[in-house]
RNA sequence: UUGAUCCUGGCUCAGAUCGAACGCUGGCGGCGUGGCUAAGGCAUGCAAGUCGAACGCGAAAGUGACCCUUCGGGGAAGCGAGUAGAGUGGCGAAAGGGCGAGGAACACAUGGGAACGUACCUUUGGCUCGGGGAUAGCUGUGGGAAACCGCAGGUAAUACCCGACAUCGCGGAAACGUGAAAGCCGGGGAUCGAAAGACCUGGCGGCCAGAGAGCGGCCCAUGUCCUAUCAGCUUGUUGGUGAGGUAACGGCUCACCAAGGCGACGACGGGUACCGGGGCUGAGAGGUUGACCCGGCGCAUCGGGACUGAGACACUGCCCGGACUCCUACGGGAGGCUGCAGCACCGAAUAUUCCACAAUGGGCGAAAGCCUGAUGGAGCGACGCCGCGUGUGGGAGUAAGCCCUUCGGGGUGUAAACCACUGUCAGGGAUCACCAAGCGACCGGGGCGAACAGUCCCGGAAGUUGAGGAGUCCCAGAGGAAGUCACGGCUAACUUCGUGCCAGCAGCCGCGGUAAGACGAAGGUGGCGAGCGUUGUUCGGAAUUACUGGGCUUAAAGAGCACGUAGGUGGGCUUGCAAGCGUCUUGUGAAAGCCCCCGGCUUAACCGGGGAAUUGCAGGGCGAACUGCCAGCCUUGAGGCAGGUAAGGGCGAGUGGAACUCUUGGUGGAGCGGUGGAAUGCGUAGAUAUCAAGAGGAACGCCGGAGGUGAAGACGACUCGCUGGGCCUGUCCUGACACUGAGGUGCGAAAGCCAGGGGAGCAAACGGGAUUAGAUACCCCGGUAGUCCUGGCCUUAAACGAUGUCCACUAGGUCGGAGGCCUUCUGACAGGCUUCUGGCUGCAAGAAAACCAUUAAGUGGACCGCCUGGGGAGUACGGUCGCAAGGCUAAAACUCAAAGGAAUUGACGGGGGCUCACACAAGCGGUGGAGCAUGUUGCUCAAUUCGAUGCAACGCGAAGAACCUUAUCCUGGGCUUGACAUGUUCGGAUGCCUCCCUGGAAACAGGGUUGGUUGCCCUUCGGGGUGAAACGUUCACAGGUGCUGCAUGGCUGUCGUCAGCUCGUGUCGUGAGAUGUUGGGUUAAGUCCCGUAACGAGCGAAACCCUUGUCGCUAGUUGCCAGCGAGUUAUGUCGGGGACUCUAGCGAGACUGCCGGUGUCAAGCCGGAGGAAGGUGGGGAUGACGUCAAGUCCUCAUGGCCUUUAUGCCCAGGGCUGCAAACGUGCUACAAUGGCUGAUACAAACCGACGCAAGACCGUGAGGUGGAGCAAAUCGGAAAAAAACAGCCCCAGUUCGGAUUACAGUCUGCAACUCGACUGUAUGAAGUUGGAAUCGCUAGUAAUCGCAGAUCACCAAUGCUGCGGUGAAUGUGUUCCUGAGCCUUGUACACACCGCCCGUCAAGUCAUGGAAGCCGGUAGCGCCCGAAGUCGGUGC
Repeated sequence: UUGAUCCUGGCUCAGAUCGAACGCUGGCGGCGUGGCUAAGGCAUGCAAGUCGAACGCGAAAGUGACCCUUCGGGGAAGCGAGUAGAGUGGCGAAAGGGCGAGGAACACAUGGGAACGUACCUUUGGCUCGGGGAUAGCUGUGGGAAACCGCAGGUAAUACCCGACAUCGCGGAAACGUGAAAGCCGGGGAUCGAAAGACCUGGCGGCCAGAGAGCGGCCCAUGUCCUAUCAGCUUGUUGGUGAGGUAACGGCUCACCAAGGCGACGACGGGUACCGGGGCUGAGAGGUUGACCCGGCGCAUCGGGACUGAGACACUGCCCGGACUCCUACGGGAGGCUGCAGCACCGAAUAUUCCACAAUGGGCGAAAGCCUGAUGGAGCGACGCCGCGUGUGGGAGUAAGCCCUUCGGGGUGUAAACCACUGUCAGGGAUCACCAAGCGACCGGGGCGAACAGUCCCGGAAGUUGAGGAGUCCCAGAGGAAGUCACGGCUAACUUCGUGCCAGCAGCCGCGGUAAGACGAAGGUGGCGAGCGUUGUUCGGAAUUACUGGGCUUAAAGAGCACGUAGGUGGGCUUGCAAGCGUCUUGUGAAAGCCCCCGGCUUAACCGGGGAAUUGCAGGGCGAACUGCCAGCCUUGAGGCAGGUAAGGGCGAGUGGAACUCUUGGUGGAGCGGUGGAAUGCGUAGAUAUCAAGAGGAACGCCGGAGGUGAAGACGACUCGCUGGGCCUGUCCUGACACUGAGGUGCGAAAGCCAGGGGAGCAAACGGGAUUAGAUACCCCGGUAGUCCUGGCCUUAAACGAUGUCCACUAGGUCGGAGGCCUUCUGACAGGCUUCUGGCUGCAAGAAAACCAUUAAGUGGACCGCCUGGGGAGUACGGUCGCAAGGCUAAAACUCAAAGGAAUUGACGGGGGCUCACACAAGCGGUGGAGCAUGUUGCUCAAUUCGAUGCAACGCGAAGAACCUUAUCCUGGGCUUGACAUGUUCGGAUGCCUCCCUGGAAACAGGGUUGGUUGCCCUUCGGGGUGAAACGUUCACAGGUGCUGCAUGGCUGUCGUCAGCUCGUGUCGUGAGAUGUUGGGUUAAGUCCCGUAACGAGCGAAACCCUUGUCGCUAGUUGCCAGCGAGUUAUGUCGGGGACUCUAGCGAGACUGCCGGUGUCAAGCCGGAGGAAGGUGGGGAUGACGUCAAGUCCUCAUGGCCUUUAUGCCCAGGGCUGCAAACGUGCUACAAUGGCUGAUACAAACCGACGCAAGACCGUGAGGUGGAGCAAAUCGGAAAAAAACAGCCCCAGUUCGGAUUACAGUCUGCAACUCGACUGUAUGAAGUUGGAAUCGCUAGUAAUCGCAGAUCACCAAUGCUGCGGUGAAUGUGUUCCUGAGCCUUGUACACACCGCCCGUCAAGUCAUGGAAGCCGGUAGCGCCCGAAGUCGGUGC
């Protein structure tokens, strides 16, 4: 992840971190930090010198009293100066500083070790004698562009050499041999000397030998990344002997000898990487990392080499080779920033060509001192950490602005303004303790000394040393100092506008298609704050590699099965050892860091001191429970032995019957066979069928079972032979001999392969026949490999119990198989106990659940195998096995936000069960064919307004389109506060009604006029005031059938009058949910009854309501008229009557109440009686939770949007009626159950004043004239029609049918052309019962007949809504079609089968792989040439 749930599992986020970078922003300070990329290249300056107290030389500028002078000047001594400078010599230059290319190694870390070296330093002992020859520099000269070099002359030393004495070492028995040095600077009485000096003394140095400290070289143990798709590697290789070499051990090197050495505890190979202290993260264990600081290693343009030296194979030394750069006179030369700055380049990206040796440290020096890009500081960068500030207090029922708003108000917000205060930092001025220790004239004390020289040490002290920083005081004034990200959920924070799947956002889920809290903006809010976000990195969360701390029946995961090697693990008792283990102790575990305490900067960061820690490694002592090891013993694990026993265990040989096919012969004579139905096929040349005989191959019926055996695959006729294992019983033997098992080995269904046989049946491929849209299938007829045997391969499977093997423990019950024992006198039988074995059921426990449960998936132990999101993929490459097919091993790129398990509720199924419905069937009548009417589509048109579109749109909205209606329908004309509402400004008695004129189609525009009329108050009746109504005018606004029914209310359709839909409490389940509502009956019904972890309840069903059917009571006009009376040609016409009908109010009646049967003593069902009516009496109204984003913004209401001289309003004309075609719904027919003519009956319901209209008259008729009566149980519409009676028609396109057309009319209306209805005459079309298909109806129903009404001037009505008349047939069933209800089942569906989903295919593109070949690189092997250099030889 799902509609929801639990689980598995991956993806993602919130935290911390950084040598960072990018975006926006940026006040101050402290402490840190800053080329991660090109170990690519570098201009320029600097980064290692110093010593005159080791040595020999030795200037110049300048000055210059003397000399010369042409007065310009020139020169000498002297001074400058023994200075500058180079050189010889010594020490240093091997440190310090930089970087991490290489290196998987004794490189590093920890701990040990023996065969070594060591300048400077400390310390001990001794020595420091006598000689010699050169050579730089220099001078002269030559070569060269330069760098530099040659020749000649001559010179010094702490340079070099020889000799002497000498410890140690080495050689030697010893004697003996070998074998060192250097001086310099001060001071000085006596003595010597011409002097220098000798000599004495102090200091520094030199030589030999020893010791020490520190430093370095070497060896060993342990630890140190990925890869087995790298499994074998190695010839100086491993060891020995001898020699060489080294400071030193050593195959370090060489000669000879031996054949070793390393490796699954991962050699060898490949890849990657400086290592550690530490850093980051984490609860920890871990993971990740190695910037800055410290230790080690390695490197210095690339490669090689040695020299010098105590030390180098040497960053700023040398030589050679390569590449690159520069100079050049072309002959040759020069160079090495991975030092500090700096440059270009690279890059997302990283600083000043700064100051100083004042401090710390280093080199040299006796010292002063010199050198020091080490270092100390400053500069730049918010790069990081830390600290401070940008004010503080008061201040309105709360300004303005902005935003929202239900228009009332609310928010920003005490925020601001304003008032009072404070004074950090930055700024300005002044001042100075501190970072300073040293050096040091001079003085004092002490050591050495013969010394009062001298010198060293200690103390004091005039004077003197700061690159840079810091401190303190004063002044001024709220003045100079806030941003950034987010606001759909995760995740703290919400509104408006804009936009309209666009623009965009996005860490994941996901937002955006006209009402976006997710885009953009604004207001507001939240977070952090000199920063805030983004990107990237690492760890965390992630128990998501599980050591701590996971799993494998079904989610990923048990190898097909066994045997067994290494390894791991292992029963009981005893002694010992001490490897593991425990305890104590010693050494080490550098410093810094982390942690704790204390302290220093105003605090903190930062820094100083102390402690702890450093879980490690190594040495020593002690202990002996446990593991291990040595030794001994034991029997229970394991094995053996003996006696039994069951079995489709395996292999070989033989035998058998049934069936099948074939062959031969007989009988027989037309079919057989096969299927859903057929056909192909076989058969008169005799099939099938049947009888007999024979041949062949394969498989073994019944027994047979939830049964047996085997490790698994697997094993089934019978007999014999060979052979494996198990079980039971006995308890005689061995004495832990055991378990597991990486590699390895063997077995391993079917198919397949090779060779040789065999071949009856069956049967891939193949052929044919069917089926089908097709049918490379399913079905049928044939048929070859194969299936069978022998030998050899293959090695896979849903090889499954999807459950590795072994051991122990943990409730039962029951049914099988193979045994044993006990009970019984014995036996059958039965019961009990017990071992092994095959099943079912079931508790605890476990599990996500399903489930498992002594045959565990429980509780523990041992060992092995395997898993780590889905796809890519069990694929590619490589390796290996195979004859092949293919097997085993086994990735990555890329891509997705899931994939998945179990269970739940629905929905669905060409799943099942039960049950309903005019659903089918049985019937009756239609539609579909014709003509017409009407609606729709389509087309057409200036326009044919709009909506409704499967059922559930289509005689629907529309219960009335000629104008009107009527609409952004079209064309044209006109109006603009408007046809209508409210408020408001102004106007003036206007205004309204009547009449008329002009233009015009009208609307409208313009003009005129007679008369009438006009509120309220005051009034002198002259008039004055006011402005309510109306009118004009102004401004707000009106208006819209304009859009969105997917923003909505309301109303409606539909499933469906189907029987369902839910709730409370309880119970069950981790949960979604279940239960109740299931089950057994029953019903029209979740209707009722029974049962029941459910008990109740609600909305529905039913009932209540209306109507109709019977009766009663009451009432009696306008209705009725039996009896009485009157009257008429006649009629309830009249008097009267209430009986009847009827009217319309109230009641009664029906409840399975009664009887019988049946049913569970039920609910109910069946039959009957009575009754007007009987099991809901008929009909109506009434429509549960919900479904269809169903319909309607054009009934109405309404959010938002749009429009405002127009999408509003008015008018004329046209259109909505157009017609090739298609569909729906209807009417009328096709005729004789009919048509026509005549005459005669019988309804109900309803309507009538803008109306219904009688009688009468006129007209053939529609109708007209006229008007009685009637606001209607009174009068009228009104004739009901079918029916029944009589007559004609005689089966025909007709006396059927009436379309169409012509003419003549009537009526309505302002007006019937487009475009009304009706009448008359004439005309007389199609149509003779309708293909596929399809609709309605179960009784007063269908069918058929007419009547009325609404709308309405008229009418396109054949429509709709009602009313009555006549009045059937069929079914008593549920197989099928359609729909529905309940239960159940499967599901990968949930937008729910109109679902989901698989494969192929275009162009373009991406990733990865292949590819004839082509190009580049890398590694190995063989051979050739070979620089510098070292070693050796030789010559001088």
The RNA shown here (small-subunit ribosomal RNA) has 1436 nucleotides and comes from an uncultured organism.
Model confidence (mean pLDDT): 83 of 100.
The sequence is in RNAcentral, with records from ENA and SILVA.
It matches the Rfam family "Bacterial small subunit ribosomal RNA". Gene Ontology terms of the family: structural constituent of ribosome and ribosome.